A computed fold for a 371-nucleotide RNA from an uncultured Bacteroidota bacterium, annotated as Bacterial RNase P class A. The sequence was found by an Rfam model in a public genome assembly. It matches the Rfam family "Bacterial RNase P class A". By type it is a ribozyme. The coordinates come from a structure-prediction model, not an experiment, and the mean pLDDT is 75.
RNA sequence: CUACAAACCCGAGCUAUCGUCACGCCUGGCGUGAAGGAAAGUCCGGACAGCACAGAGCAACCUACCGGUGAAUAGCCGGCUUCCUGAGCAAUUGGGAAAGAGACAGUGCCACAGAAAAUAACUACCUCCGGUAACGGGGGCAAAGGUGAAAAUGUGAGGUAAAAGCUCACAAUAUGAACUGGUAACAGUUGAUAUGGGUAAACCUUGGGUGCUGUAAUGCCAUGUAUAGGAUCGGUUGAGAGCGGCUCGCUCAAGUAUCUGAUGCAAAUCAGGUCGCCAUCCAGGGUAGGCAGCAAGAUCAUACCAGUAAUGGUAUGGCCAGAUAAAUGAUAGUUUAGAAACAGAAUCCGGCUUAUGAGGCUUGUAGUUUU
Numbered sequence: 001c002u003a004c005a006a007a008c009c010c011g012a013g014c015u016a017u018c019g020u021c022a023c024g025c026c027u028g029g030c031g032u033g034a035a036g037g038a039a040a041g042u043c044c045g046g047a048c049a050g051c052a053c054a055g056a057g058c059a060a061c062c063u064a065c066c067g068g069u070g071a072a073u074a075g076c077c078g079g080c081u082u083c084c085u086g087a088g089c090a091a092u093u094g095g096g097a098a099a100g101a102g103a104c105a106g107u108g109c110c111a112c113a114g115a116a117a118a119u120a121a122c123u124a125c126c127u128c129c130g131g132u133a134a135c136g137g138g139g140g141c142a143a144a145g146g147u148g149a150a151a152a153u154g155u156g157a158g159g160u161a162a163a164a165g166c167u168c169a170c171a172a173u174a175u176g177a178a179c180u181g182g183u184a185a186c187a188g189u190u191g192a193u194a195u196g197g198g199u200a201a202a203c204c205u206u207g208g209g210u211g212c213u214g215u216a217a218u219g220c221c222a223u224g225u226a227u228a229g230g231a232u233c234g235g236u237u238g239a240g241a242g243c244g245g246c247u248c249g250c251u252c253a254a255g256u257a258u259c260u261g262a263u264g265c266a267a268a269u270c271a272g273g274u275c276g277c278c279a280u281c282c283a284g285g286g287u288a289g290g291c292a293g294c295a296a297g298a299u300c301a302u303a304c305c306a307g308u309a310a311u312g313g314u315a316u317g318g319c320c321a322g323a324u325a326a327a328u329g330a331u332a333g334u335u336u337a338g339a340a341a342c343a344g345a346a347u348c349c350g351g352c353u354u355a356u357g358a359g360g361c362u363u364g365u366a367g368u369u370u371u
Stems, first nucleotide, its partner, number of pairs: 001367006008360002012335007020034006036342001040353002043351005048214004055248004060210005065079005080100001081098007101205002106203002108199003122145002125140006153171006172195004177190005218292004227283001229282004234278003240252003255275001257274007299318008
């Protein structure tokens, strides 16, 4: 210098003419502003509103190394452990992944092959009995061989009828203790105890956490109408109803009306009616208009400070869309490395994921070259 890869930055500005919408004003005009980095997905977390108090438990769902940050249960930053991968003789170093608690609470699963996948015994070995022998039966064994991803921790020695951690030495793995370093996860060192493994993105256990609905939420104003409508083994002072599944708790509506009969000394209670009222459900009728919610915020820009960073603090300055069938545009010129791709706000904010032209910056790999 070129190519490739990864991660990040940016996604246009200015001038003129005409046009649209919102706000303001000195009002038939003037001024200011106007669709993104993802506005997409509707995935996660919240603000806000309502459910009369929004409580407790169970269920259900989510979560799981340490520390920091954050409004957050989202995420982000740094580190530790395990694993993968590039370069390098090696030491080491660059990049990446983790659904990263528990297998000594319990229950399952590990295809095929193999005797057997954990209460193992096919070939083989040792021993006893029967038999001329071949072979058969009883007992012992798990060191050798075979199968397999994996076969009762490995190597060596002793020992044994043949064998085995049976014993010893050195290792491996797991658990726990002490010391050193670290906020911690954890790392290192030295002893001790023990000896099937994997799987919990299998059921499960342990620790921690969680109301529901969704701006067409919801609130206000105006207009207008029709409910003596029907139903209930309902209620009328305790049954029904009241956030999400269940249970409990808690809260709330309507006559302490009247008649008859029974019980009772009485108060009152029970049963059956009448009228009214409440709750739930069904049917019918009217309205479809306007305002708020609606953009000053967990806000933006610049500088400095603290911090490895994420992020936070201080100071100065700014207000940058609020449409409602849906505005935010068109033309010409110009600046720049470029002005194109993906793509269009609808309650808002913080994230994650996906799509994306040209260019820039950083790192890595490969190649070329002494300019």